[in-house]
């Protein structure tokens, strides 16, 4: 300088005009009115790093409920961190990268079971196609054929063929014996570490080939709804219960053959459920900044300090000027520069609240770092 | 706010559970038959399976994430 890795932050500011919406007023105003409603002034507050997707955890509420188990279903190396997780942090093992660093569903394949297409002899109790070596009646005629039998060192197929080099050995070969390297742990020991692990070293002579993001098994953890969760006040219509009338001229049905009496219905009160609507829920919180300790970090803790949308057809917007990152034209100049001049733009918008996770984003900033090259 | 399927050739659909070579119909293209068109007959080309990572010897299938589109509850 040029390639790159990792993290962290901004995501336009200023001001004028017209709007929108919470909110506070011994402000004005009209509705008969102090409470209420509705206009109007003033003064103030008003989207985000993802508010999103709705993938996880939790708070909140209400339903169910001994404890516990089955079903499902999720997660898996060790330690910590948290309300609380499948999140976060820092290790350990592997695997990439020259490197900074990244990435990993990372628990079991001697409890069972299935699967390995095609190629190949043979693909799971492993298996003689060519080759190698023995031996054998025989042929034929000097090493071929057939037939037994040994052999996994050589070919040759596959993604995978039951450790690898050497030396001995042996008919040929073979962990069959050694040496080394390599594996194994539900064999042991010594050392380091709180463990995962790691290092000696002993032991096994090589078994148990992948696959669990195919059944499965072992372990842990989840009771089910979701603010349209609940709670409160309460229209008109029907319905429902309780109390009174039910008379003198008309006045409805049942129980009687008639009267009275009783019950239905009938009017009037009054009660209680629910529904429309309406308040709450609902904004003081596992809160935010900012500083100090403790911790390596995730995090904790103590002081001080601030209150910072709240809608329910759903508010946060519309236009103008200036500025300013940065872009593209065009002039001038040898270049640096200078000077008009046009854009100034992404993804996306709260709806109980949180704590992650993932995803999508124009355009800049700012730290540590690493690699190759150059100067000094 | 909850729960569910769908994506494969231009257009309709298989295969996906139980991973091994992507296939059916219509369409287009090429030849036969006709005087010339259909319409029968023969034959052919066309996809990397909605994207991205992952497991695995191998993935359209199995997992994770995403997009787009349906549909159904309260």
């Nucleotide at each position: 300088a040029g390639a790159g890795u990792g993290g962290g932050c901004c995501g336009g500011g200023u001001g004028g005009c017209c709007g929108c919406u919470g909110g506070u007023g011994u402000g004005g105003g009209u509705g008969u009115u102090u409470u209420c409603a509705c206009c109007c002034c003033a003064c103030u507050g008003g989207a985000g790093g993802a508010a999103a997707g709705u993938c996880c955890g939790g708070g909140c509420u209400c339903c169910a409920u001994u404890a516990a188990g089955c079903a499902a279903g999720a997660c898996g190396c060790c330690g910590g961190g948290u309300a609380a997780c499948g999140c976060c942090c820092g290790g350990c093992g592997g695997g990439g990268g020259u490197a900074a660093c990244c990435c990993c569903a990372g628990g079991g394949a001697c409890a069972g079971u299935g699967c390995c297409a095609c190629a190949g002899a043979a693909a799971g109790c492993a298996a003689a196609c060519c080759g190698c070596c023995g031996g054998a009646c025989a042929g034929c005629a000097g090493g071929c054929u057939u037939c037994c039998g040994g052999u996994a060192a050589g070919g040759g197929u596959g993604a995978a063929a039951g450790g690898g080099u050497g030396c001995g050995g042996u008919a040929a070969g073979a962990g069959c014996g050694c040496a080394c390297c390599g594996c194994g742990u539900u064999u042991c020991u010594c050392c380091g570490g709180u463990a995962a692990c790691g290092g000696a070293g002993a032991c096994g002579g090589c078994a148990u080939g992948g696959u669990a993001a195919a059944c499965c098994c072992c372990g842990u953890c989840u009771g089910g709804a979701g603010c349209a969760a609940g709670a409160c006040c309460a229209a008109a219509u029907a319905g429902g219960g309780a109390a009174a009338c039910g008379u003198u001229u008309c006045a409805g049905g049942g129980c009687u053959g008639c009267u009275c009496g009783c019950c239905c219905a009938g009017u009037u009160u009054c009660c209680g459920g629910g529904u429309a609507g309406g308040u709450c829920g609902c904004a003081u919180g596992a809160g935010g900044u900012g500083u100090c300790u403790g911790g390596u970090a995730a995090c904790a803790g103590g002081c001080a300090u601030c209150c910072c949308a709240g809608a329910u057809g759903a508010a946060u917007g519309g236009u103008c000027a200036c500025c300013a990152a940065u872009c593209g034209g065009c002039c001038u100049c040898u270049u640096u520069u200078g000077g008009c001049u046009g854009a100034g733009a992404a993804c996306a918008g709260a709806a109980c609240c949180c704590g992650g996770c993932u995803u999508a984003c124009a355009g800049g900033c700012c730290c540590a770092c690493u690699c190759u090259u150059u100067u000094u | 706010c909850g729960g569910g399927g769908u994506g494969u050739a231009g257009c309709g659909c298989a295969g996906u559970c139980u991973g091994g070579u992507a296939g059916c119909g219509c369409a287009u293209c090429g030849g036969u038959u006709u005087u010339g068109g259909g319409a029968a007959c023969c034959g052919a080309g066309g996809g990397c399976c909605g994207g991205a990572g992952g497991u695995u010897c191998g993935a359209a299938u199995c997992c994770u994430c995403u997009c787009a589109c349906c549909c159904c509850g309260a």
Description
Two RNAs folded together computationally: RNase P RNA and transfer RNA, 450 nucleotides in total. It holds a member of the Rfam family "Bacterial RNase P class A". By type it is a ribozyme.